[in-house]
Context: one part of a larger RNA
RNA sequence: UUGGGCGUAAAGGGCGCGUAGGCGGUUAUGCAAGUCUGGCGUGAAAUACUUAAGCUUAACUUAGGAACUGCGUUGGAAACUGUGGAACUAGAGUCAUGGAGGGGGAGUUGGAAUUCCUGGUGUAGGGGUGAAAUCUGUAGAUAUCAGGAAGAACACCGGUGGCGAAGGCGAACUUCUAGCCAAUGACUGACGCUGAGGCGCGAAAGUGCGGGGAGCAAACAGGAUUAGAUACCCUGGUAGUCCGCACUAUAAACCAUGUACACUAGGUGUUGGGCCGAGCGGCUCAGUGCCGGAGCGAACGCGAUAAGUGUACCGCCUGGGGAGUAUGCCCGCAAGGGUGAAACUC
Numbered sequence: 001u002u003g004g005g006c007g008u009a010a011a012g013g014g015c016g017c018g019u020a021g022g023c024g025g026u027u028a029u030g031c032a033a034g035u036c037u038g039g040c041g042u043g044a045a046a047u048a049c050u051u052a053a054g055c056u057u058a059a060c061u062u063a064g065g066a067a068c069u070g071c072g073u074u075g076g077a078a079a080c081u082g083u084g085g086a087a088c089u090a091g092a093g094u095c096a097u098g099g100a101g102g103g104g105g106a107g108u109u110g111g112a113a114u115u116c117c118u119g120g121u122g123u124a125g126g127g128g129u130g131a132a133a134u135c136u137g138u139a140g141a142u143a144u145c146a147g148g149a150a151g152a153a154c155a156c157c158g159g160u161g162g163c164g165a166a167g168g169c170g171a172a173c174u175u176c177u178a179g180c181c182a183a184u185g186a187c188u189g190a191c192g193c194u195g196a197g198g199c200g201c202g203a204a205a206g207u208g209c210g211g212g213g214a215g216c217a218a219a220c221a222g223g224a225u226u227a228g229a230u231a232c233c234c235u236g237g238u239a240g241u242c243c244g245c246a247c248u249a250u251a252a253a254c255c256a257u258g259u260a261c262a263c264u265a266g267g268u269g270u271u272g273g274g275c276c277g278a279g280c281g282g283c284u285c286a287g288u289g290c291c292g293g294a295g296c297g298a299a300c301g302c303g304a305u306a307a308g309u310g311u312a313c314c315g316c317c318u319g320g321g322g323a324g325u326a327u328g329c330c331c332g333c334a335a336g337g338g339u340g341a342a343a344c345u346c
Base pairs, nucleotide, nucleotide: 003318004317005316006315007300008299012314014201015200016199017198021194022193023192025088026087027086029084030083031082033081034080035077036076037075038074039073040072041071042070049065050064051063052062053061054060091191092188093187094186095185096184097182098181099180103177104176105175106174107173108172109171110154114150115149116148117147118146119145120144121143125136126135162169163168206247207246208245209244210243211242215241216240220236221235222234223233258313259312260311261310262309263308266291267290268289269288270287271286272285273284274283275282276281295302296301319346320345321344328339329338330337331336
């Protein structure tokens, strides 16, 4: 392993693309593999079951029956599954017309702020804290004005607003590129759903090589605090943070809620389309929020963006600790990652 489950009790893979496989719309028709049905053969005997009989009964023995749920062969049926060819358009897709967007890559440019440098004005403090000190300043700081340099991030707009599969994405412009939405028409004609392995993407930190380095800041140093203070606070400060290329593959990678499809009261915001309407407003499609009914739920709550009602497929769970450890294998430069026990114990 059946079963029952997976928002919070153990349990949804971080996310996608997709192979095998599983599952698959409507109509009529052929075949008959699955399916249903009849005949025949076989399914040893004994045992077991059942009906009788024999030992005085029972155990025991004997006879008959049923059964042996199966397999083979042959004939038939055609609803469903399968399969062949034919057809359809409601699923899926293509084209045409419009639309919104911080989706992605590259390049160019901009202003505010910060730090530093140079010069002017100017004089004794500045900075920091709960209070201080380390620190900084008469070799002229802080403040202020002008000029210059550098790197990083883009105030306001900004919004439970937008886009993206997820991670994530926010100054402006140019360019390359991907996806999405609505309405109408034409076209293809089931081309679909899911997806073990596999492949790709994947925050931060970290790693390698080469750049860059303003601010911030692990480590580290000093000053405080304290019984101590390897901290919290302060003054400094190196990796790192930034860019390019290559690794790493993990997160409370969270909606702690797999993907797809269908169905099932309402109310109220909001984003992008379309339609009706003079206007107020209404209807509708695709998103995104709140409240809430039935129903579900241990409760909290969920409630057309379901945790409701169903279907298909995948992943996962099976008492706590030991333990995401040991071992083996695979991956990685390393750090480590993936897979992943048992003894023992409660």

Description: A computed fold for a 346-nucleotide part of an RNA from an uncultured bacterium, annotated as small-subunit ribosomal RNA, central domain. The RNAcentral record of the full RNA draws on ENA. It matches the Rfam family "Bacterial small subunit ribosomal RNA".